[in-house]
RNA sequence: GCUCCUGUAUUUCAAUGGAUAGAAUGCUGGCCUCCGAAGCCGGCGAUCUGGGUUCAAGUCCCAGCGGGAGCA
Repeated sequence: GCUCCUGUAUUUCAAUGGAUAGAAUGCUGGCCUCCGAAGCCGGCGAUCUGGGUUCAAGUCCCAGCGGGAGCA
């Protein structure tokens, strides 16, 4: 340099083009306990960036950026 794959919460993963983007985990408040752990009930927290298509985009298309693999 070329080709392919990939990018969603702290992390690991979901989400027919249409739901308030959800679960576990984490952090945190409460209950419980002699104190913790576990358990139960709440709260916090995300679509890499910019365009395009569409009535509607996390999802489809293009470019850029990051990560991975292969070829040279």
Molecule: transfer RNA
Organism: Opitutia bacterium